[in-house]
Context: one part of a larger RNA
C1' cells in the first nucleotide's frame, strides 16, 4: 500500500446546515486530457534472468541474449471517465386542492392540589416509623368549614398513539412560525448525494446578572439504626429546582445500529392521508395505494444472541472511527472558558 472491521468483542461523530474535495440520471454532437494499440528514440556500464566458454569444480571471472515492466515523441481507436455543445425527465424542486399533530416562540386564562395567613367550630394531641425519637401543639395544634396569597405543575383523555434534525414535547385561548403526509395536473430541467474545516442546535447539573421560592430537597443540624453509621429511616433545612438574558457543550446525547441511493417472500397490529366498492347509512366495513410506526416470520447474514423492505441481507457514493489490557480518555502543549472544567492528545514503564 494492499487488506479486515464498527448492534452486544476495539470502533458511528449528540444532531442538523453546509464550504472545498470526492461521487454523481438518460439521448445525441464535438474534442481526445485520461483510457488503449501500433511506430520510432531513448532507458550507460555492472547487476538480476537464459544460453555458452575460462579458472581441476564452485564462489569468481567472461561472450551473447533477453530484460530494464519507464519516459519523451508521432500516427490511430473512441466503448468508458473528463471536457463542450445540444436536447430529455424517470432524480431533486416549484405551484394548486386538502389533511393530521404535546413541532417551536410570545401572550393571555382555568380548575384540581401542597403550603402560609385571617376568620368559625372545637378539645389534647398531632405528627413520624419496623419500632421510635427529634419535631409541632393548651399562647389552642391536627381535624374540619368559610376567606384571602402565593408558586410550581398540568390528573383524566393517554395508546410500543403523535410531532420533531437531535435534544426533546403532554391544562385551555389567541397571535407569529417551521416541518411534513397526500391529491392533481402544469412548470424548471440533473439544478443531485455526501461532506474534511466551518457555522447553528443541543437533557441534566454547574456558572454570572437581577428576580422569585409553594412543593421538593444536594449541603448542612438533629433524631434513629449500628461495634461504627460522614449512609439507608425521620424531622427540619440552604443551594438549586421557577424566570429573563447570558455562559457551560457534556450524558448508557442509546436502535450502543451515520447520511443518500437501488434491489430481495410475507403475514398480523395500531396511525395520517387518497381512490373504488358496500349496506343495517355510523365517527361504519371490505379492496387497492402511500407515509411514518410496531410485532412475527422466507431467503440471506451473524460467533452466538439475534435481524429480516424501518436489514445487521445483496450492492453503490461520501464521511466519521478502531488496531492487546494496564498507564489514560491521564500528563505536557495548544484552543475555547468567569470557574468548574470542556477539547484535541501522547510516552516511559508494566502484563
Nucleotide at each position: 500500500c494492499u487488506g479486515g472491521g464498527c448492534g452486544u468483542a476495539a470502533a458511528g461523530g449528540g444532531u442538523g446546515c453546509g464550504u472545498a474535495g470526492g461521487u454523481g440520471g438518460c439521448u445525441g454532437u464535438g474534442u481526445a486530457a485520461g483510457u488503449c494499440a501500433g511506430u520510432u528514440g531513448u532507458g550507460a556500464a555492472a547487476u538480476c534472468c537464459c544460453c555458452g566458454g575460462g579458472c581441476u569444480u564452485a564462489a569468481c571471472c567472461u561472450g551473447g541474449g533477453a530484460a530494464c515492466u519507464g519516459c519523451a515523441a508521432u500516427u490511430g481507436a473512441u466503448a468508458c471517465u473528463g471536457u463542450a455543445u445540444a436536447g430529455c425527465u424517470a432524480g431533486a424542486g416549484u405551484u394548486u386542492g386538502g389533511g393530521a399533530g404535546a413541532g417551536g416562540g410570545c401572550a393571555g386564562u382555568g380548575g384540581a392540589a401542597u403550603u402560609u395567613c385571617c376568620g368559625g367550630u372545637g378539645u389534647a394531641g398531632c405528627g413520624g416509623u419496623g419500632a421510635a425519637a427529634u419535631g409541632c401543639g393548651u399562647a389552642g395544634a391536627u381535624a374540619u368549614c368559610g376567606g384571602a396569597a402565593g408558586g410550581a405543575a398540568c390528573a383524566c383523555c393517554a395508546g410500543u398513539g403523535g410531532c420533531g434534525a437531535a435534544g426533546g414535547c403532554g391544562a385551555c385561548u389567541g397571535c407569529c412560525u417551521g416541518g411534513c403526509c397526500u391529491u392533481u395536473a402544469a412548470c424548471u430541467g440533473a439544478c443531485a448525494c455526501u461532506g474534511a474545516g466551518g457555522c447553528a442546535c443541543g437533557a441534566a447539573a454547574g456558572c454570572g446578572u437581577g428576580g422569585g421560592u409553594a412543593g421538593c430537597g444536594a449541603a448542612c443540624a438533629g433524631g434513629a439504626u449500628u461495634a461504627g453509621a460522614u449512609a439507608c429511616c425521620c424531622u427540619g433545612g440552604u443551594a438549586g429546582u421557577c424566570c429573563a438574558c447570558g455562559c457551560c457543550g457534556u450524558a448508557a446525547a442509546c436502535g450502543a445500529u451515520g447520511a443518500g441511493a437501488a434491489c430481495u417472500a410475507g403475514a398480523u397490529g395500531a396511525u395520517g392521508g387518497a381512490u373504488a366498492g358496500g349496506c343495517a347509512a355510523g365517527a361504519c366495513c371490505u379492496a387497492u395505494u402511500u407515509g411514518g410506526u410496531a410485532u412475527c416470520g422466507a431467503a440471506g447474514c451473524u460467533a452466538a444472541c439475534g435481524c429480516g423492505u424501518u436489514a445487521a441481507g445483496u450492492u453503490c457514493u461520501c464521511c466519521g472511527c478502531c488496531u492487546g489490557g494496564g498507564g489514560a480518555g491521564u500528563a505536557c502543549g495548544g484552543u475555547c472558558g468567569c470557574a468548574a472544567g470542556a477539547u484535541u492528545a501522547a510516552a516511559a514503564c508494566u502484563c